[in-house]
RNA sequence: GAUAGAGGUUGCGUUUUUUAUUAGUAGGAGUUCGGAUGCAGCAGGUGCAGAGGAAGGAUUGUGAAAGGGAAAGACGCCGAAAGGGAGAGUUACCUGUAAAUUCUUACCUUGGGCAUGCAGUUAAGAGCUGUAUGACUGUCAUCGAAUCGAUGGGGCGCUAUC
Numbered sequence: 001g002a003u004a005g006a007g008g009u010u011g012c013g014u015u016u017u018u019u020a021u022u023a024g025u026a027g028g029a030g031u032u033c034g035g036a037u038g039c040a041g042c043a044g045g046u047g048c049a050g051a052g053g054a055a056g057g058a059u060u061g062u063g064a065a066a067g068g069g070a071a072a073g074a075c076g077c078c079g080a081a082a083g084g085g086a087g088a089g090u091u092a093c094c095u096g097u098a099a100a101u102u103c104u105u106a107c108c109u110u111g112g113g114c115a116u117g118c119a120g121u122u123a124a125g126a127g128c129u130g131u132a133u134g135a136c137u138g139u140c141a142u143c144g145a146a147u148c149g150a151u152g153g154g155g156c157g158c159u160a161u162c
Base pairs, nucleotide, nucleotide: 001162002161003160004159005158008078011077012076013075014074015073016072017071018070019069027062029060030059031058032057033056037049038048039047040046041097042096043095044094045093081110082109083108084107085105086104087103088102089101090100091099111137112136114134115133116132117131118130119129120128121127139153140152141151142150143149144148
């Protein structure tokens, strides 16, 4: 340098089907009160709707979806992947801005899952992300009383073969 592997049956990611929640919510229709504004994330502009009744309230009928969760299956894998930074693009009528999202990146962090606290996101005591702590687990090094224990390190690592 090349090739092949291991960590776990809760390893990682993508996708399909079913299903709970979201929620009797958003939306829309009728009746009635009300009486001039309302809508396109925010601001400016420009439009649209509105006394043939705006916003808002009450009531009656109707009534979702996306993201995230659970179960079963399929596929691709072991920096699998996740987060941050930087760059480019997209998103509503125009401009600016916020936010979201897609792609790129030999840039930075993280061995892996779990529990708990805090913060963010979310409808949510679920989940995800970041951070701190804790034990568990895998691997390597050193030491020892040596198939076990202690300490320490990280994936650009570890093991095997050439």

Overview
RNAcentral holds the sequence, with entries from MGnify. A computed fold for a 162-nucleotide RNA from a mouse gut metagenome, annotated as Lysine riboswitch aptamer. Of the family's consensus pairs, 98% are formed in the model. Rfam family: Lysine riboswitch aptamer. Gene Ontology term of the family: lysine biosynthetic process.